[in-house]
Predicted 3D model of a 473-nucleotide part of an RNA (small-subunit ribosomal RNA, 3' major domain) from an uncultured Candidatus Saccharibacteria bacterium. The full RNA is in RNAcentral, with records from SILVA.

Context: one part of a larger RNA
RNA sequence: UGACGGGGGCCCGCACAAGCGGUGGAGUAUGUGGUUUAAUUCGAUGCAACGCGAAGAACCUUACCUAGGUUUGACAUGUAGGUUAAUCGGAUGAAAGUCCGUGAUCCUUAGGGAUCCUACACAGGUGGUGCAUGGCUGUCGUCAGCUCGUGUCGUGAGAUGUUGGGUUAAGUCCCGCAACGAGCGCAACCCUUAUUUUGUGUUACCAGCACGUUAUGGUGGGGACUCACAAGAGACUGCCGGGGUUAACUCGGAGGAAGGUGGGGUCGAAGUCAAGUCAUCAUGCCCCUUACACCUAGGGCUACACACGUACUACAAUGGCCGGUACAAAGGGCUGCGAUACCGCGAGGUGGAGCGAAUCCCAUAAAGCCGGCCUCAGUUCGGAUAGAAGUCUGCAACUCGACUUCUUGAAGCUGGAAUCGCUAGUAAUCGCAGAUCAGCAAUGCUGCGGUGAAUACGUUCCCGGGCCUUGUA
Numbered sequence: 001u002g003a004c005g006g007g008g009g010c011c012c013g014c015a016c017a018a019g020c021g022g023u024g025g026a027g028u029a030u031g032u033g034g035u036u037u038a039a040u041u042c043g044a045u046g047c048a049a050c051g052c053g054a055a056g057a058a059c060c061u062u063a064c065c066u067a068g069g070u071u072u073g074a075c076a077u078g079u080a081g082g083u084u085a086a087u088c089g090g091a092u093g094a095a096a097g098u099c100c101g102u103g104a105u106c107c108u109u110a111g112g113g114a115u116c117c118u119a120c121a122c123a124g125g126u127g128g129u130g131c132a133u134g135g136c137u138g139u140c141g142u143c144a145g146c147u148c149g150u151g152u153c154g155u156g157a158g159a160u161g162u163u164g165g166g167u168u169a170a171g172u173c174c175c176g177c178a179a180c181g182a183g184c185g186c187a188a189c190c191c192u193u194a195u196u197u198u199g200u201g202u203u204a205c206c207a208g209c210a211c212g213u214u215a216u217g218g219u220g221g222g223g224a225c226u227c228a229c230a231a232g233a234g235a236c237u238g239c240c241g242g243g244g245u246u247a248a249c250u251c252g253g254a255g256g257a258a259g260g261u262g263g264g265g266u267c268g269a270a271g272u273c274a275a276g277u278c279a280u281c282a283u284g285c286c287c288c289u290u291a292c293a294c295c296u297a298g299g300g301c302u303a304c305a306c307a308c309g310u311a312c313u314a315c316a317a318u319g320g321c322c323g324g325u326a327c328a329a330a331g332g333g334c335u336g337c338g339a340u341a342c343c344g345c346g347a348g349g350u351g352g353a354g355c356g357a358a359u360c361c362c363a364u365a366a367a368g369c370c371g372g373c374c375u376c377a378g379u380u381c382g383g384a385u386a387g388a389a390g391u392c393u394g395c396a397a398c399u400c401g402a403c404u405u406c407u408u409g410a411a412g413c414u415g416g417a418a419u420c421g422c423u424a425g426u427a428a429u430c431g432c433a434g435a436u437c438a439g440c441a442a443u444g445c446u447g448c449g450g451u452g453a454a455u456a457c458g459u460u461c462c463c464g465g466g467c468c469u470u471g472u473a
Base pairs, nucleotide, nucleotide: 003472004471005470007469008468009467010466011465012464013463015459016458019422020421021420022419023418026313027312028311029310030309031308032307033306034304035303042053043052064299065298066297067296068295069294070293073122077121078120079119080118081117082116088101089100090099091098092097106113107112124288125287127286128285129284133282134281135277136276137275138273140271145184146183147182148181149180150179151160152159153158164175165174166173190265191264192263193262195233196232197231198230199229200228201227205222206221209220210219211218236259239253240252241251242250243249315415319374320373321372322371323370324369325368331362332361333360336355337354341350342349343348381412386407387406388405389404390403391402392401428451429450430449431448432447433446434445
């Protein structure tokens, strides 16, 4: 100087408290440990591993295992020599391939090139080391800190500045001061959302004027409104009052769509954890080179006494089922989305209009509202499990896909100790879309909107953090 303290002071954070809903009990999904296995590929391991890498393991992927094969090799460049390859047929085989027969090309500046074979340099390695590394990332933490130049003080390590009095979300700002300035952070500039003006109106819109229809902006038309996308305006403690040191600032008010950072996002200082990643990629060194490389088939990554994490569905009447009926946003679509119609109880099938999409399609949003049944029961709750019959994708659903119909109807009656999230359009609850993707184990993830709360006295305590101070080698 730091670090630490079951030392002190001040302050903050869904940290506690006040509330709401969960997890921990059940079933299932998924990840992990363990065990098993020929193999159950590898990595991630307190917070910060465990629905994580994986935005999609039937084959492929695939790195693992077994078996069958290859050795200049699946891939690249070069040198030397040589030559034709390709194609088709047959045998064998699980395939990869191997063997036999057939066959004789393309471009050319006539040198050669392409292709193939042989030999050699070499290729190849998801082999090791993340404690040799780059790059990228997590975390403390969007916490308010981390430093420098000159000066001054100190023998020096260092101190000062950065401490102090106020204030702030903030080392934010003000005042003071042996300091005076500056940099990286904070904030602002950026995107989005909330209001409005102007411009432009098609594929969007339809007030007024017409036409037409069972009906619909359907048509003429319109440029008002909604909306779209461009450019502006708007919020700055600007105004008023109280407090304050005449300051910074703070409290209240007016006006305003919005008020004191309006809400949300992007953005993560110096550093910490030899944190994570050699399996994205790159890369030093080490190692393998008829194998630790490569090809192929099948299997495995999906095992199952058990333990843990994260979720979904429930245990019901604020509910379940049936009928009718209303209102979104944001996305995706040509190897694609696929309407009307017809067939099927249904998954789906036939068929193909329209649409490279503000035009057409996915596409009926669901909770909601109206009416009816159920009447507290392991039930008209709950749906696991199982049997049968099917549909679709795909060479192929046995190991190991999703979905449909009929039947079956398990545990479960609100969950011990303990523990998690959330302060407002939030929690809770309801559905919709997308990426990956042939299909899908998605209940995951990332977005979108609908309905829409309760509570915060307060900072004693638990956890984490910031500043000052004190003790400690």